[in-house]
């Protein structure tokens, strides 16, 4: 030049049309445990934007742009960047 796999939250991964912004995990920060400490258990934890005095709540975002679709992380195009193959 061909081909083929990949790209999801801090970070790893799952999820291939239907309340999944998104499972489990690791991490982080609170609590509990403990003289105290490790280890354990509970509990929250993406960003951005709007509404609220606060609690809280709504909408987008699954690498980027588009399209199909009632419905898109999931399907199709077309682009970026990674790996692998092949010439």
């Nucleotide at each position: 030049g061909g081909a083929g796999a990949g790209a999801u939250g801090c970070c790893a991964g799952a999820g291939u049309g239907g309340u999944u912004g998104a499972a489990u995990g690791g991490g982080c920060a609170g609590a509990c445990c403990u003289g105290g400490a490790a280890a354990g258990u509970c509990u929250g934890u993406g960003u951005a934007u709007c509404c609220g005095a606060a609690a809280g709540g709504g909408u987008a975002c699954c690498g980027c742009g588009a399209g199909u679709u009632c419905g898109a992380a999931u399907c199709u195009c077309g682009c970026u960047c990674u790996c692998u193959c092949c010439g």
Predicted 3D model of an 87-nucleotide RNA (transfer RNA) from a Candidatus Vogelbacteria bacterium.
The sequence was found in a public genome assembly.
Rfam family: tRNA. The family's RNA type in Rfam is transfer RNA.
Lineage of the source: Bacteria > Bacteria candidate phyla > Candidatus Vogeliibacteriota.
The prediction has a mean pLDDT of 80.